[in-house]
RNA sequence: AGAGUUUGAUCCUGGCUCAGGAUGAACGCUAGCGGCAGGCCUAACACAUGCAAGUCGAGGGGUAACAGGAGGGCUUGCUCUAGAUGACGACCGGCGCACGGGUGAGUAACGCGUAUGCAACCUACCUCAAACAGGGGGAUAGCUCAGAGAAAUCUGGAUUAAUACCCCAUAGUAUCCGGUAAUCGCAUGGUUUUCGAAUUAAAGCUCCGGCGGUAAGAGAUGGGCAUGCGUCCCAUUAGCUAGUUGGUGAGGUAACGGCUCACCAAGGCAACGAUGGGUAGGGGUUCUGAGAGGAUGAUCCCCCACACUGGUACUGAGACACGGACCAGACUCCUACGGGAGGCAGCAGUGAGGAAUAUUGGGCAAUGGACGAAAGUCUGACCCAGCCAUGCCGCGUGCAGGAUGACGGCCCUAUGGGUUGUAAACUGCUUUUAUAUGGGAAGAAACCCCUGAACGUGUUCGGGGCUGACGGUACCAUAAGAAUAAGCAUCGGCUAACUCCGUGCCAGCAGCCGCGGUAAUACGGAGGAUGCAAGCGUUAUCCGGAUUCAUUGGGUUUAAAGGGUCCGUAGGCGGGCUUUUAAGUCAGAGGUGAAAGCCUACAGCUUAACUGUAGAAUUGCCAUUGAUACUGCUAUUCUUGAGUUCAGUUGAGGUAGGCGGAAUGUGUAGUGUAGCGCUGAAAUGCUUAGAUAUUACACAGAACACCGAUUGCGAAGGCAGCUUACUAAGCUAUUACUGACGCUGAUGCACGAAAGCGUGGGGAGCGAACAGGAUUAGAUACCCUGGUAGUCCACGCUGUAAACGAUGAUCACUCGCUGUUGGCGAUACACUGUCAGUGGCCAAGCGAAAGCAUUAAGUGAUCCACCUGGGGAGUACGUUCGCAAGAAUAAAACUCAAAGGAAUUGACGGGGGCCCGCACAAGCGGAGGAACAUGUGGUUUAAUUCGAUGAUACGCGAGGAACCUUACCAGGGCUUAAAUGUAGGACGACAGUCUGGGAAACCAGAUCUUCUUCGGACGGCCUACAAGGUGCUGCAUGGUUGUCGUCAGCUCGUGCUGUGAAGUGUCGGGUUAAGUCCCAUAACGAGCGCAACCCCUAUUCUUAGUUGCCAGCGGGUAAUGCCGGGGACUCUAAGGAGACUGCCAGUGUAAACUGUGAGGAAGGUGGGGAUGACGUCAAAUCAGCACGGCCCUUAUGUCCAGGGCUACACACGUGUUACAAUGGCCGAUACAAUGGGCAGCUACCUGGUGACAGGAUGCUAAUCUCCAAAGUCGGUCUCAGUUCGGAUCGGAGUCUGCAACUCGACUUCGUGAAGUUGGAUUCGCUAGUAAUCGUAUAUCAGCAAUGAUACGGUGAAUACGUUCCCGGGCCUUGUACACACCGCCCGUCAAACCAUGGAAGCUGGGGGUACCUGAAGUUCGUAACCGUAAGGAGCGGCCUAGGGUAAAUCAGUGACUGG
Repeated sequence: AGAGUUUGAUCCUGGCUCAGGAUGAACGCUAGCGGCAGGCCUAACACAUGCAAGUCGAGGGGUAACAGGAGGGCUUGCUCUAGAUGACGACCGGCGCACGGGUGAGUAACGCGUAUGCAACCUACCUCAAACAGGGGGAUAGCUCAGAGAAAUCUGGAUUAAUACCCCAUAGUAUCCGGUAAUCGCAUGGUUUUCGAAUUAAAGCUCCGGCGGUAAGAGAUGGGCAUGCGUCCCAUUAGCUAGUUGGUGAGGUAACGGCUCACCAAGGCAACGAUGGGUAGGGGUUCUGAGAGGAUGAUCCCCCACACUGGUACUGAGACACGGACCAGACUCCUACGGGAGGCAGCAGUGAGGAAUAUUGGGCAAUGGACGAAAGUCUGACCCAGCCAUGCCGCGUGCAGGAUGACGGCCCUAUGGGUUGUAAACUGCUUUUAUAUGGGAAGAAACCCCUGAACGUGUUCGGGGCUGACGGUACCAUAAGAAUAAGCAUCGGCUAACUCCGUGCCAGCAGCCGCGGUAAUACGGAGGAUGCAAGCGUUAUCCGGAUUCAUUGGGUUUAAAGGGUCCGUAGGCGGGCUUUUAAGUCAGAGGUGAAAGCCUACAGCUUAACUGUAGAAUUGCCAUUGAUACUGCUAUUCUUGAGUUCAGUUGAGGUAGGCGGAAUGUGUAGUGUAGCGCUGAAAUGCUUAGAUAUUACACAGAACACCGAUUGCGAAGGCAGCUUACUAAGCUAUUACUGACGCUGAUGCACGAAAGCGUGGGGAGCGAACAGGAUUAGAUACCCUGGUAGUCCACGCUGUAAACGAUGAUCACUCGCUGUUGGCGAUACACUGUCAGUGGCCAAGCGAAAGCAUUAAGUGAUCCACCUGGGGAGUACGUUCGCAAGAAUAAAACUCAAAGGAAUUGACGGGGGCCCGCACAAGCGGAGGAACAUGUGGUUUAAUUCGAUGAUACGCGAGGAACCUUACCAGGGCUUAAAUGUAGGACGACAGUCUGGGAAACCAGAUCUUCUUCGGACGGCCUACAAGGUGCUGCAUGGUUGUCGUCAGCUCGUGCUGUGAAGUGUCGGGUUAAGUCCCAUAACGAGCGCAACCCCUAUUCUUAGUUGCCAGCGGGUAAUGCCGGGGACUCUAAGGAGACUGCCAGUGUAAACUGUGAGGAAGGUGGGGAUGACGUCAAAUCAGCACGGCCCUUAUGUCCAGGGCUACACACGUGUUACAAUGGCCGAUACAAUGGGCAGCUACCUGGUGACAGGAUGCUAAUCUCCAAAGUCGGUCUCAGUUCGGAUCGGAGUCUGCAACUCGACUUCGUGAAGUUGGAUUCGCUAGUAAUCGUAUAUCAGCAAUGAUACGGUGAAUACGUUCCCGGGCCUUGUACACACCGCCCGUCAAACCAUGGAAGCUGGGGGUACCUGAAGUUCGUAACCGUAAGGAGCGGCCUAGGGUAAAUCAGUGACUGG
């Protein structure tokens, strides 16, 4: 000191979360020792038991108990006598019990803190100085006697003492009254002096030293009262107050005071927060923080309050009293039922509550306290010990060597390596700690006793003695021996630390982001690692990080946030010179700021924690002295801020009145006739009762075309025909005047669009609601026809808007360029200057960026308003305003980890621009209807194996399922079938042949049976090991493929721009089939793509001529390149040439384009093919192959025969054949190319109607062979379900093949179905193309081939064009999309749950109010009773705790209900 998390990525805003420290903690796991601290935070809940406040016999009467002595009785161990002694129960009396100890309920207060004051006060014990203590009296407890009662306790009689009580005397510096003088103070007034009058005291004990008593003074200590300042939250608490505020008088108090009372006055407090409500003991401190702050108030110290709850007084120096009293209440206990007793928030302890907090311990040895003369007694204060890792601190659990890097574990690429790991074993050393034994403190000095000295008769000092709970503790020594001692959490990122197995969105984890759906470093286990360590983690809480409430130290155009606007009160702030003062401010010195704590230094425990001593600090408050720059106050003055006057000028500024024309509607009259009107198209509507149209006249209401403009005016809202009146404002120029009069502005007042409300008018047009017609799946809308409120006027209310420049007002300063409005200056239509507005662009600067930029969002100043994550919500409740609608103010529970701003790249748009493509259009031919073939879905089945499923599956994998294939099904078998290798064993065979069983596989039996150099070779068999799997995962993969798309794109390096993602380049202007090329250019270059290079084809040349060819020459045949020969031609197959916008003309800067141009076989890529950029679709394929992981192993492997993949209500795709005359049938006849062929193609001959069969020849092929059809010529059919069409079915055959039943093809005879050109819709094709015709081949025994792949023959039509459909490319724009429009996302509804508002009501408690009642007690009054009297009893009054009633308030709950 920061980090994670919004996004595809970026910057910002902004919240949430984490890392740190802390704790009176708790929980989980674990645990060796010691020191020092700490230990009911909850029920101020209830308490059994013990102890916590007594003491004094030197105040008193005395003698119940104890001790011992004396005397007596005697029973010799009992009893009696005398308070004589030590002592002492109970009692009288004194002092103490108001301290010490506990708790934090109450209290928002002079309670606390701090600083003052008391001229308004008290103070026992203590200290100092000093006065006095004389005389007298009556009682009472105890004891004793009697009585009542269960007890607690009480009553009566007799008798008695005091340092108890009373009376008299004396008395002062006491109190009080009346004078006198001096002096002091901030006021009331105080102090001192002096004179006179009045009132009030005392106690004894004694060892004779003293102690004690009374009055008064001073001090010290402790308290009381008053005051300034400080001291939590809520304004959804705004008014409160009758003893209230003050006065006079009286009472009361220690004392002032409405403290109380009588009378008088009407005050007092409050926005600087009264009153009310909620919460809370306050402070020193403690924790955190850089600090400022924030939080806190355990332990220790100070103050306060309380003592079961509430009230009350008494005693006393002091209390309204924790272990005192009285009363009331609640609760508990005892009881003989009549009555009584009690108060742990003292120390232990118990129950309860709770996550949670200890022993019914020892001692007064020390410190302190009460009493006492003292010894001493008492002391749960205190000192110690016990329990608890609750915290802090310290120590230890060994140290050194030791590599075959052992064993074991874990991991791996596994003959081996890595890691655990010098770790262990092993060797040597040490002994803290623990254990045992022995020694053994300090804390102790006093009081007191003994003794000595000094002074001189009780004080001080010295010496000796006595006293230890802790404790035989700390500490020290000795002994033996590594011996007695390590865990917890974590390991995806933040955050240090990684692998394997298990699990399979399950179980689980999680502080945030998030992990887990079969390869999880995130779950669980293991190994290893990391962190800390007698602890470690978790949870809770506080501060920090969070500058996320911002004083230090934030913001408000768009992220949350400027009030709709003006005026203006309080308040805040305020121009120049001079003056006064010294409040703020600054400086010096003084008092205080308790101690402890924090900090620094030193010191004591072996160290540290801890403790001690000293210092510093305590940032504060008070009083004081000085300074006077600034602010304030006072006074004088100035003119520049502000304002007034004179002059000019501007404008849709405002209010009221008058006037005007156009348009619209309506009415009347005329002309005129069939439609008008409306729409995308229509209909509703109007119209022959005369509309619309048109003409004239009249009326009505509303709005003001053109001018008109980022024009003008106004504070904003807003303002527009012309004109009059009244009125407000700005600006400019120049005189004069006032002299800071200013700025802002909470509360307040006023204004405030539209809609809306009230009353009364008005109502042409428009027009919510409403009606009708359309549209639509629907259409409570958009469109149309009507139409009410309203819109208009007057008066009143409402008070809100995206009331926006989403930008508060005012002042000052800060580069420029260019428009425009209104003034001024100037002779000026040139020009430039200046003031006030209103626009555009831009520099610096600012900003997250977009952008703003003298009209700031720049730089400063003043004041106001507002914001603090999203949702809930501008909502609920409450209050105010309003006639209402509603407005204003304004939450919480709950919930999420985001919500948001700006910009970037993509993608998308029923956005735009440009361009392309058989994309549309123009054409030709099809599909969709029929039958069949084939594939798919579905269904069926034992099985109908599997895959492919929009385009990009469906005549696809399959280029050929009868068996095989085959993966599927039912059944029968085998457990290693095939290949190879190794090892072992037996054998000389195995195989073959034959027989039997069987569907076969196979099983059983028979037969036959090597070589050798003896080492073995060879061969199979048996066994073992390696296998095998078309089982799963194409979402683990390789490879291959489809598609966008043969579309023109996709990128990089360097540079530059931007905070950045990114951009630029690749954009722009042209051009192209093309990111093709050119020009321009912060870009310059480059790569993958395009093109070219490659192949075929079109022309030609050269070379070469066999199996090809045959013009010329020769030979030959019935005929044929048949033969000799030839290379001319065709052809074959090698190599060249050729085409490049090269030439010409035009256009253009160029690239390039245009041309019925020339030439050329071919012209602008000549035609075709191969070639497929970065990438997209988790596209397809684990069944072609390969391969990770998982699964099966007498089976999911493998063999066999049979069946199935060929099923069939149906649906779809792709095809074939047709529906016919451009045709069918018959006969005759012509012309190809590619390709294939020895288990083959087969000429030719014969037979058969034919498929084919039987012979036979050539050819391993430019040699032989397979081998054409449409066409042409002729004939026939004549428009029909036909001489079209051929499905289906019956019969008979042929061929292949072990085998054609399921389930082959072909032939022939017969049969002769649907179908007469096909709905919506849809497909292909731009030239040798479509269409049409046949041929060949792969696979293959054969074939379901009408498929696929090639080949040639014949051979068209059309394209105006790019508006539209589809797809694509580039640029641009919007976006809340990024899984990217098949996106995102809104609301109702259904079900469940959570929090909350309302709600008939119900319940409860707190505080207050009103009324009634009213204990104890103080106080006041008082005739009867007691007493001589003082006085008392009793009674009454005021006040009051408590109780009751009533109305409100608050909280909880509540069927149902809201968002």
Molecule: small-subunit ribosomal RNA
Organism: uncultured prokaryote